[in-house]
Context: one part of a larger RNA
């Protein structure tokens, strides 16, 4: 000096990205327990008291002996639970074992699953919701085929996609891209038919005409998209109102400096003596927004942020002790 362990005055997170690590708590019995809530929960919430041993008495269960015909009477043993009195220590779950707690916000409903060997998560899955294909010789998948799977199933089924409990909801746009349907007309290859080239497979022209396209229409829980400029109210400010350009339609309900806000440490409020983080508000929001789901939410989480109590060698600031190693000498 390194590794592991023990103790520490006063302070108590001042450490640090962050209480990382450590400490605290801890079993059992009694008591007591808030907001909120999907009425199940939250709950071991939180908080408080007790806990050894001895003696006496009681309770419940059990097992022997003696007498007796039996009921029963008498004498014991074992275990459980309880009450009281006493008694010792600093300390009685005396060793081992054995939750620290609370508040608030974000994300994901939940139990689950995952990068075998740097990631366990807000990622995946999930019940639930919704769209599409499919009437069975089906649809989808594997295979060159034979054949096989789904399935010895049959639409309350199977397959494919999106969303992701419940609750409250899910607005406008079909112009573009995609998908479905329609069709008088237009376009539309070869083959085929007809004509021309004196004759003539090759050349020229015409006719007919499938799918597709044009055209019309439906479709957004299909891919997606969801404006700008002026003026205006008897202080000012603001603009319910009006005008105008423009689009397929101009972002509804909600929600927000958010895991989304550039400017930005936005502004105001809260918490601190002091807060680029945090919580509550505000909102022409660089660039929120409704199953690429929007909002909310009890419970849950080795998830993430912030705060408080308890506790501590994390720190102020280091000291001592034990074991092992390194190191020095032999």
């Nucleotide at each position: 000096g390194g590794g592991g362990g023990g103790c520490g005055a006063g302070g108590g997170a001042a450490c640090u990205c962050g209480g990382c690590a450590a400490a605290u708590u801890g079993g059992c019995c009694c008591u007591g327990u808030a907001a909120c809530u999907u009425c199940g929960g939250g709950a071991g919430a939180a908080g408080g008291g007790g806990u050894g041993c001895c003696u006496g008495c009681g309770u419940u269960c059990u097992u022997g002996g003696g007498c007796g015909a039996a009921a029963g009477c008498c004498c014991g043993g074992g275990a459980u639970c309880g009450c009281a009195g006493g008694u010792c220590g600093c300390a009685g779950u005396g060793g081992c074992a054995a939750g620290g707690g609370g508040g608030u916000c974000c994300c994901g409903a939940c139990u689950g699953u995952u990068u075998a060997a740097u990631a366990a998560a807000a990622a995946c899955a999930c019940a639930g919701g919704u769209g599409g294909c499919u009437g069975c010789u089906a649809g989808c998948c594997c295979g060159a085929a034979a054949g096989g799977g789904u399935c010895a199933g049959u639409a309350c089924a199977g397959c494919c996609g999106c969303u992701g409990a419940a609750u409250c909801c899910u607005g406008g746009c079909c112009a573009g891209u995609g998908g479905g349907g329609g069709c008088a007309c237009c376009u539309g290859a070869a083959a085929c038919c007809c004509g021309g080239g004196c004759u003539c497979a090759a050349c020229c022209g015409g006719g007919c005409c499938a799918a597709g396209g044009g055209c019309c229409u439906c479709u957004a829980a299909a891919c997606g998209c969801c404006g700008g400029g002026a003026g205006u109210a008897a202080c000012u400010c603001u603009g319910a109102c009006u005008c105008u350009c423009u689009u397929a339609a101009g972002g509804u309900a909600g929600c927000c400096a958010a895991a989304u806000g550039c400017c930005u440490u936005g502004u105001c409020g809260g918490g601190u003596a002091a807060g680029u983080u945090c919580c509550g508000a505000c909102g022409c929001g660089c660039a929120u927004g409704a199953a690429u789901g929007g909002a909310u939410c009890a419970a849950c989480g080795a998830g993430g942020g912030c705060c408080c109590c308890a506790c501590u060698g994390u720190c102020c600031c280091c000291g001592c002790c034990c074991c092992c190693c390194a190191c020095c000498c032999g």
Predicted 3D model of a 330-nucleotide part of an RNA (large-subunit ribosomal RNA, domain IV) from a Nitrososphaeria archaeon. It matches the Rfam family "Archaeal large subunit ribosomal RNA". Rfam links the family to the GO terms ribosome and structural constituent of ribosome. The prediction has a mean pLDDT of 87. The RNAcentral record of the full RNA draws on ENA.